[in-house]
Context: one part of a larger RNA
């Protein structure tokens, strides 16, 4: 001197863009924060009709979805981040781009209905039913797996590519007068995703020095999409360390931010990418994907109901509550845009998002008027009593119309047919100087001075120092310097 997600004092017109629980990943009350599809099923209520019927909701079965989107940095010093490259060792819903092929059959089950049992969550027994749900069986290759071959490439196990053979596996149907159109099966390919693997980097401490038994390696098997002590048996006695093993403290990594002439320090809030968690510890189902924030199961703290038999919960999701602290918002509005999840589409949901609300916390921008006005009022300070200072300051004179205020119109954000604005504004017109300034210093660093109290008191301070009867340093006042809707101090980085 830059600078903070700041906090403190005093003081505070106004807009725009940002940011805003750094503390206790400590507890949590309410609300909301993931649903959608009747064009997959079969029923049921209501509305119109006399009825065929048709519309409109609905709980179930089923399909997609709930692995995104939001949250937070406790763990984590390497199962992670970053760069750089291996996957010849891999996976892939939904999406585009090819190729086959879609056949015959069956058997339950929820909704329903009777009937029963619990205070409750909830759950039994019979009955009957539908499906794009299940399920058997036919067909089937360029697909799988094997044998046999032929090319061809590769850093090496090997990889492609073709030919024979043998073996294994499919399917769904909806709407529509129709033409179609959505969906379903196996299969090749891409695309975007994601899993492994390996090279370099990546804090402190040796007052941690030796550390390892699935340890380090082989053979077998087992698991995985997949290598692979990842897992079992068995055999070998290795593996790894002063280039720091292994123990300890600290930390989420990064793109970047701050500082600095740079090297460097220091940091990683907000916005991208990555990761790791979800009440504490396990555990696995489903599933293309999870070992799964608002799914399941167990244990444990906690807490709630509760007829004492037994249930229910998880805000590190918006907001909000108490607590903790120097400190950090509204129990707001709307899906209008943009995006995502369904749906053939109309739409439906969406505290993502978009928007207003709060707080000078931060940047920026504007204003608090302008031009004239006295050899210069009054007041207040000073004074060698003559006078000087505040001061063109003010009064007054003549303008202006920013910002608040008041009114009006409807252009823009709406995606170039129409239609759609929570929110917000451009634009126009009207009044009137009215509504708007302070905070720190003023002995030296350091820029800015007298004067009155005060009497080593009371007090002040970043270093030096100040104050013990004239204090330019204490406290008032004038008057000045700075800077300004801000100023100061504190804590913290360079």
């Nucleotide at each position: 001197g830059c600078c903070u997600g700041a906090a403190c004092g005093c003081u505070g017109g106004c807009g725009g863009c940002g940011u805003g629980g750094u503390u206790a990943a400590g507890a949590c009350a309410u609300g909301c924060a993931a649903g959608u599809c009747g064009u997959a099923c079969g029923g049921g209520u209501g509305u119109a009709g006399c009825a065929a019927u048709a519309c409109a909701c609905c709980a179930g079965u089923g399909g997609c979805g709930g692995a995104c989107g939001g949250g937070u940095g406790a763990g984590u010093a390497a199962u992670g981040u970053a760069u750089c490259g291996c996957u010849a060792a891999u996976g892939u819903g939904c999406c585009c781009c090819g190729g086959a092929a879609g056949c015959u059959g069956g058997g339950a089950u929820a909704g329903c209905c009777a009937g029963c049992c619990g205070a409750a969550a909830g759950g039994c027994u019979g009955g009957g039913u539908a499906a794009u749900a299940c399920c058997a069986g036919a067909u089937g290759a360029c697909a799988u797996a094997c044998c046999u071959u032929g090319g061809u490439c590769g850093c090496a196990u090997g990889g492609c590519c073709g030919a024979g053979g043998u073996c294994u596996c499919a399917a769904a149907g909806g709407a529509g007068c129709a033409a179609u159109c959505c969906g379903a099966u196996c299969u090749g390919g891409g695309a975007g995703c994601a899993g492994g693997c390996g090279a370099u980097a990546u804090c402190g401490u040796a007052u941690c020095a030796g550390c390892u038994a699935g340890u380090u390696g082989g053979u077998a098997g087992g698991g995985u999409a997949a290598c692979g002590g990842c897992c079992u048996a068995c055999c070998a006695a290795g593996g790894c360390g002063a280039c720091g093993a292994c123990g300890c403290g600290u930390a989420g990594c990064c793109g970047g931010a701050c500082u600095g002439a740079g090297a460097g320090g220091u940091u990683g809030g907000c916005c991208g990418g990555c990761c790791a968690c979800a009440u504490u510890g396990g555990g696995a189902c489903u599933g293309a994907g999870a070992c799964a924030c608002u799914g399941c199961c167990c244990a444990g703290a906690c807490u709630c109901c509760u007829a004492c038999g037994g249930g229910g919960g998880g805000c590190u999701g918006c907001a909000g509550u108490a607590a903790c602290g120097a400190a950090u918002c509204u129990u707001c509005g709307u899906c209008a845009a943009u995006g995502c999840a369904c749906g053939a589409a109309a739409g439906u949901g969406u505290g993502a998002a978009c928007g207003a609300g709060c707080g000078a916390c931060g940047c920026c921008g504007c204003g608090u008027g302008g031009a004239g006005g006295a050899u210069g009022a009054a007041g207040u300070c000073c004074u060698u009593c003559g006078g000087g200072a505040u001061g063109u300051a003010a009064a007054c004179u003549c303008c202006u119309g920013u910002c608040a205020g008041g009114g009006g119109a409807a252009a823009g954000a709406a995606a170039g047919a129409a239609c759609u604005g929570a929110u917000c504004u451009a634009c126009c017109c009207c009044a009137g100087a009215g509504g708007a300034a302070g905070u720190g210093g003023c002995g030296g660093c350091u820029a800015a001075c007298u004067c009155u109290g005060u009497g080593c008191c009371a007090g002040c301070a970043g270093c030096c120092g100040c104050g013990g009867u004239a204090a330019g340093a204490c406290a008032g006042a004038g008057g000045c310097c700075a800077c300004a809707a801000g100023c100061g101090u504190u804590a913290g980085g360079c």
The part of an RNA shown here (small-subunit ribosomal RNA, 5' domain) has 494 nucleotides and comes from an uncultured bacterium.
Its Rfam family is "Bacterial small subunit ribosomal RNA".
The full RNA is in RNAcentral, with records from ENA and SILVA.